Notes
The RNA shown here (transfer RNA) has 72 nucleotides and comes from an Elusimicrobiota bacterium.
RNA sequence: GGGCAGUUAGCUCAGCGGUAGAGCGCCGUCCUCACACGACGGAUGUCAUAGGUUCAAAUCCUAUACUGCCCA
Numbered sequence: 001g002g003g004c005a006g007u008u009a010g011c012u013c014a015g016c017g018g019u020a021g022a023g024c025g026c027c028g029u030c031c032u033c034a035c036a037c038g039a040c041g042g043a044u045g046u047c048a049u050a051g052g053u054u055c056a057a058a059u060c061c062u063a064u065a066c067u068g069c070c071c072a
Stems, first nucleotide, its partner, number of pairs: 001071007010024004018055001026042005048064005
């Protein structure tokens, strides 16, 4: 230098045009002498950034940034 993949909650990831979700974690209550387990409830996201297409974009297109892999 060229190509490919990825970037979504604190962490690991799903979601591939129509209300942003799960598991773990966190907070509260119950349970217990207490802790753990368990039950119930709750909080949390500028969907990497910018622009474009569309009635509508995490999702499609373009550019940029970062990470990983391959080729030279």
It matches the Rfam family "tRNA". The family's RNA type in Rfam is transfer RNA. Rfam links the family to the GO term triplet codon-amino acid adaptor activity.